Context: one part of a larger RNA
Molecule: small-subunit ribosomal RNA, central domain
Organism: uncultured Chloroflexota bacterium
RNA sequence: CUGGGCGUAAAGGGCGCGGAGGCGGUCUGCGGCGUCGGCGCUGAAAGCGCCCCGCUUAACGGGGCGAGGCGUGCCGAUACGCGCAGACUUGAGGCGAGCAGAGGGUGGUGGAAUUCCGGGUGGAGCGGUGAAAUGCGUAGAGAUCCGGAGGAACGCCAGUGGGGAAGCCGGCCACCUGGGCUCGUCCUGACGCUGCGGCGCGACCGCGUGGGGAGCAAACCGGAUUAGAUACCCGGGUAGUCCACGCCGUAAACGAUGCCAGCUCGGCGUGUGGCGCACGGUCGUGCGCUGCGUGCCUUAGCUCACGCGAUAAGCUGGCCGCCUGGGGACUACGAGCGCAAGCUUAAAACUC
Repeated sequence: CUGGGCGUAAAGGGCGCGGAGGCGGUCUGCGGCGUCGGCGCUGAAAGCGCCCCGCUUAACGGGGCGAGGCGUGCCGAUACGCGCAGACUUGAGGCGAGCAGAGGGUGGUGGAAUUCCGGGUGGAGCGGUGAAAUGCGUAGAGAUCCGGAGGAACGCCAGUGGGGAAGCCGGCCACCUGGGCUCGUCCUGACGCUGCGGCGCGACCGCGUGGGGAGCAAACCGGAUUAGAUACCCGGGUAGUCCACGCCGUAAACGAUGCCAGCUCGGCGUGUGGCGCACGGUCGUGCGCUGCGUGCCUUAGCUCACGCGAUAAGCUGGCCGCCUGGGGACUACGAGCGCAAGCUUAAAACUC
């Protein structure tokens, strides 16, 4: 140096951007570094292969011949890798025309509902549960009507739907802005893929400062239940949930399935483009073809099985990450990061 693996058994990094590195399309020429061949030198002994010999055999020992790694000189080969030069368009990017979308950010705005406040009507209950009670109510609750305040979330549309790298994104309007897809007789001409380290993004909770606070609600306080009930049920209720700025950096961050590319039967949906045909006028309906996305069923094949099956877990290539019996241990120590909480990296003794 070399093995086998990673959907569910241990194992895909939460996601992206990207420096180093690894890998890299088609054609031609040159070089000849890798690579391959020939000859020479070197290649101690032991060891290894073959032959012969010695201990009664063997192991063991002795002799001969040969092979063998690295290196080096000269000569040669040029398919592949590499370098240099030139060319190409299929990879990649660009340009033009169009398309869909809860993609992101900022500002504004709308209605329903809950709660609270004021007023009217009204007069004994309301609320809650398995049943109750705590609680609210004659200082007028609940119900109902009118008016007002405030915060948060956006019913129907809504989908097995769409967008985004992931986390995630859903009333309406405007502005700013990212990406994607389709079509094109257009342009550049390999400009590419992956990516240790690094950098950025990253639900919820939590933290800092300041605001906000309707509903909900950890903690907490009551009422029940119960043997108990530090719970499940009920009445309250503070952080928090919301906004701005700054941290945190985790997750069953899941498709438990890394990214990129090529190849490999079919059928049925759905979203969104393009082309063609038929029917009736624009417009629309239907059918067919084609691209991108998203689902279901399935052939071959794969898989211990379950299942996967052109959105592969099939057949291949490139690069990265990761696993190597269970517990100890998503721990200790050390280190880095953090205001803290803690996060990342990550053992051993011992034990089965």